[in-house]
RNA sequence: UGCACAGAAGAGCAAUGGCAGCUCGUCAGCCUCAUAAGCUGAAGGUUAUCGGUUCGAGUCCGAUCUGUGCGA
Numbered sequence: 001u002g003c004a005c006a007g008a009a010g011a012g013c014a015a016u017g018g019c020a021g022c023u024c025g026u027c028a029g030c031c032u033c034a035u036a037a038g039c040u041g042a043a044g045g046u047u048a049u050c051g052g053u054u055c056g057a058g059u060c061c062g063a064u065c066u067g068u069g070c071g072a
Base pairs, nucleotide, nucleotide: 001071002070003069004068005067006066007065010024011023012022013021018055026042027041028040029039030038048064049063050062051061052060
């Protein structure tokens, strides 16, 4: 310096352009003598950033940032 891939809740990941969800974790309650396990519920998101297209963007387009890989 070029190309490719990835970036979403604390972690790992879903999501035909049409309500942003799942598992684990966290918190609260139930259960128990107590803890764990189990059950129920809740909180937690500027979908990396900035623009564009569209009635509508996590998704499509452009630029930038970060990381990984390959090449020079």
A computed fold for a 72-nucleotide RNA from Aureispira sp., annotated as transfer RNA. Its Rfam family is "tRNA". Rfam classes the family as a transfer RNA. Rfam links the family to the GO term triplet codon-amino acid adaptor activity. RNAcentral holds the sequence, with entries from ENA and MGnify.